RNA sequence: GUCUCGGUAGCUCAGUGGUAGAGCACCAGGUUGUAGGCCUGGAGGUCGCAGGUUCGAAUCCUGUCCGAGACA
Numbered sequence: 001g002u003c004u005c006g007g008u009a010g011c012u013c014a015g016u017g018g019u020a021g022a023g024c025a026c027c028a029g030g031u032u033g034u035a036g037g038c039c040u041g042g043a044g045g046u047c048g049c050a051g052g053u054u055c056g057a058a059u060c061c062u063g064u065c066c067g068a069g070a071c072a
Base pairs, nucleotide, nucleotide: 001071002070003069004068005067006066007065010024011023012022013021018055026042027041028040029039030038031037048064049063050062051061052060
């Protein structure tokens, strides 16, 4: 330099056009002598960034940044 894959909640990941989810972690309540465990509820994300297509974009297209890999 060229190509491929990835970037979504604090962490690990799902979601491949139609209002963004799970597990763990966190907060509150219940249970418990306390803690843990268990049960119930809650908070938390302009989907790396900027444009474009579309009635509608995390999703499709272009550029760009970051990470991993292949070739040279």